RNAcentral holds the full RNA, with entries from ENA. Predicted 3D model of a 344-nucleotide part of an RNA (small-subunit ribosomal RNA, central domain) from an uncultured prokaryote. Its mean pLDDT, the model's own confidence on a scale to 100, is 88.
Context: one part of a larger RNA
């Protein structure tokens, strides 16, 4: 709850595609269903409501009006919705030349480095810490060299940059898939925008099965430290981090800012394009200052939080509580809907 909001106070759905709906571009005609406008019917009485009367007065009752804001029927108007029917070209897509990126998927390669094993040298330490101690080492450790195996991750390039819808996305090169984004001119002719359900995808943890296991590492063990240490520090080290198919389906999934369109002072860096190349330019992104309005401010300001539109989410004191019961969904772990009493 006929209204006001949703960066920070409650409030934008994690993203994206898309049914229903809802909304929709310019020109003409037809139409007359919304709308508007007449007239006629009907809208019982009583009651309201206005004007009178009658009880002494009021309550009460009576008469008369209006009102009954609505429905059908009927004659018209035809601006705007809406249905058609022709026509348009500025939204929207497609043609075609180019260019751009860490955008996806699969595979080959490739170094440094860590660690391990196998040799060599060569000996007492070596790690670690605020100091220390567990631990390692004469069965030869640490260092150094050489060979050899395994796994993960890609220094510099490297940005305040790039790309993606959003999660994210980086060593190199093949394949294959995909988009943006400009120039040009031609095509098509509103083909559009949102978008409940719905369906895709969707960090890290976490399940399942089978592999892998270099480093790092919850848990967990053992030294420290401390009153006391279930923790910071230090030794190890298990699931898991990695890979195959499946599952989960949620984050401060953040710009705490839904998508889409048009308007709206400038200044300055920069990325992909086109033209210029003497100063400008102009499409599309990416950032910083700032005019005006905006805001409670902080701040925000053509990448709006301005001015307007159309649509979908979503909020309505604080706890109780994102809990209980139910439904759905998931092996689970739990997700998603999602309350009440009571209490300030």
């Nucleotide at each position: 709850u006929u209204g006001g909001g949703u960066u920070u106070a409650a409030a934008g759905g994690g993203u994206a595609c898309g049914u229903a709906g809802g909304c929709g571009g310019a020109u003409a005609g037809a139409u007359a269903a919304g709308u508007c406008a007449g007239u006629g019917g009907u809208g019982a009485a009583a009651g309201c409501c206005c004007g009178a009367a009658g009880c002494u007065c009021a309550a009460c009752u009576u008469c008369g009006g209006a009102a009954c804001u609505g429905c059908c029927a009927u004659u018209g108007a035809u601006a705007c919705u809406g249905u058609u029917u022709a026509u348009c070209u500025u939204g929207a897509a497609u043609u075609u030349g180019g260019u751009u990126g860490a955008a996806g998927u699969g595979g080959g390669c490739g170094g440094a480095a860590u660690a391990u094993g196998a040799c060599a040298u060569g000996u007492a330490g070596c790690g670690g810490u605020g100091a220390a101690a567990u631990g390692c080492a004469u069965a030869g450790a640490u260092a150094u060299g050489u060979c050899a195996u395994g796994g993960a991750a890609c220094a510099c390039c490297a940005a305040u940059a790039g790309u993606g819808a959003a999660g994210a996305c980086a060593g190199c090169u093949c394949a294959c898939u995909a988009a943006a984004c400009u120039g040009a001119u031609a095509c098509u002719g509103a083909c559009g925008c949102u978008g409940a359900g719905g369906c895709a995808c969707g960090a890290a943890a976490g399940c399942a099965u089978g592999g892998g296991g270099a480093g790092c590492g919850a848990g967990c063990a053992g030294g420290a430290u401390u009153a006391g240490a279930u923790a910071c520090c230090c030794u190890g080290g298990u699931g898991g981090u990695c890979c195959a198919c499946g599952c989960c389906g949620u984050a401060a999934a953040c710009u705490a800012u839904g998508a889409u369109u048009a308007c709206u002072c400038g200044a300055u860096a920069u990325u992909g394009g086109c033209g210029a190349u003497a100063c400008u330019g102009u499409c599309a992104g990416u950032g910083u200052c700032u005019a005006a309005g905006c805001g409670a401010a902080a701040g925000u300001g053509a990448u709006a939080a301005g001015u307007a539109a159309u649509c979908c989410a979503c909020c309505u004191g604080g706890g109780g509580a994102g809990u209980a019961c139910g439904g759905u969904c998931g092996c689970a772990a739990g997700a998603u809907u999602g309350a009440a009493a009571c209490u300030c």